[in-house]
C1' cells in the first nucleotide's frame, strides 16, 4: 500500500429514508434527624466536510480516529 468493519449522551447502547428513544451516571424536588433505598421531574448525542433526495443516523464520495485481514 490493499481489503473489510466499526464511530450516536460522560458510559453501554436503538432507530424499514420520514419529530433521535432506553438503561446506568449527573442535575433539580419529594422522602430521611442525617445519609441511603425508593419515588417525581428536567437536561444531555448522530466523528469531520460534501452530495443525492420534498426529507438522511441510515444511500454515495473525500477527511479523521479505532479495530480486523493480507506481502
Nucleotide at each position: 500500500g490493499c481489503c473489510c468493519c466499526c464511530g450516536u449522551a460522560g458510559c453501554u447502547u436503538a432507530a424499514c429514508g420520514g419529530a433521535a428513544g432506553a438503561g446506568c451516571a449527573g442535575c433539580u424536588c419529594c422522602g430521611u434527624c442525617c445519609u441511603a433505598a425508593g419515588g417525581a421531574g428536567a437536561a444531555g448525542a448522530u466523528g469531520g466536510a460534501g452530495g443525492u433526495u420534498c426529507g438522511a443516523u441510515u444511500c454515495c464520495u473525500c477527511c479523521u480516529g479505532g479495530g480486523g485481514g493480507u506481502a